Large-subunit ribosomal RNA, domain VI from a Pseudomonadota bacterium, 269 nucleotides, folded computationally. Taxonomically the source falls in Pseudomonadota (Bacteria, Pseudomonadati). Its mean pLDDT, the model's own confidence on a scale to 100, is 89.
Context: one part of a larger RNA
RNA sequence: CGCAGGAAUCUUGAGGGGGGCUCUUCCUAGUACGAGAGGACCGGAAGAGACGAACCGCUCGUGUGCCUGUUCGUCCGCCAGGGCGAGCGCAGGGUAGCGAUGUUCGGAAAGGAUAAGCGCUGAAGGCAUCUAAGCGCCAAGCCAUCUCCAAGAUAAGGAUUCCCAACCUUUAAAAGGUCGAGAAGGCUCCUCGAAGACGACGAGGUUGAUAGGCGGGAAGUGGAAGCCCCGUAAGGGGUGGAGCUGACCCGUACUAAUCGGCCGUUCGG
Numbered sequence: 001c002g003c004a005g006g007a008a009u010c011u012u013g014a015g016g017g018g019g020g021c022u023c024u025u026c027c028u029a030g031u032a033c034g035a036g037a038g039g040a041c042c043g044g045a046a047g048a049g050a051c052g053a054a055c056c057g058c059u060c061g062u063g064u065g066c067c068u069g070u071u072c073g074u075c076c077g078c079c080a081g082g083g084c085g086a087g088c089g090c091a092g093g094g095u096a097g098c099g100a101u102g103u104u105c106g107g108a109a110a111g112g113a114u115a116a117g118c119g120c121u122g123a124a125g126g127c128a129u130c131u132a133a134g135c136g137c138c139a140a141g142c143c144a145u146c147u148c149c150a151a152g153a154u155a156a157g158g159a160u161u162c163c164c165a166a167c168c169u170u171u172a173a174a175a176g177g178u179c180g181a182g183a184a185g186g187c188u189c190c191u192c193g194a195a196g197a198c199g200a201c202g203a204g205g206u207u208g209a210u211a212g213g214c215g216g217g218a219a220g221u222g223g224a225a226g227c228c229c230c231g232u233a234a235g236g237g238g239u240g241g242a243g244c245u246g247a248c249c250c251g252u253a254c255u256a257a258u259c260g261g262c263c264g265u266u267c268g269g
Base pairs, nucleotide, nucleotide: 001152005163006162007161008160009159010158011157015149016148017147018146021049022048023047024046025045026044027043033038051106052105053104054103055102059100060099061098062097066093067092068091069090070089071086072085073084074083075082076081111143112142117137118136119135120134164268166178167177168176169175181265185263186262187261188260189205190204191203192202193201210256211255212254213252214251215250216249217248219245220244221243226239227238228237229236230235
């Protein structure tokens, strides 16, 4: 820009994409078959590997803004307690998120038309013949079935809902003119997000829980500082599952989403 008014929401599916794997064991059955050795078709069941999708309750990993221990240096005058630098200094753990080694699920079943192949009926050609007319069966393959995208599918689809004045002249209806006004809805801006390179998408903007803060909880670390007690001391015990704590959950307007601006018209060739 188009989709013959504008808008919001929900959709149909033309047409595309993805998927499609394989093996083992058991039963049937030591049956059919075979002198024996050996050993089935058909049918049924249970597992496995690789691959793929989704997810994070479990397991494991990461987790440089969480907690603890600890070395050297430096600073807070000293002690004590801390900040900072050294690859996050090093080391031990670890929430959310993300992930796989973890978990769940998938390939299917059933259908249609076929290939090779196997047939029925059947002439040309009194026989025969699956083929010439006609009719069946049959594959991991084809078309659908499953799943994802999808109306720029310009043949531009469908459904529901919402929105858009008065006056004058002339009129059966129309048509013409004047004036004020700016709908539904959207964008901008701002607070943000398991959304994201940016656009986009989604949640909100005081009639508000969108983010921060604060309160409570979960979870992590693992027993704070100070004081008291024991010990010459290193250190230990008590106060006390203490103190501290990113992302998680619930709540709460304290802070910030203020006030605004713009687009979009008047019933539709």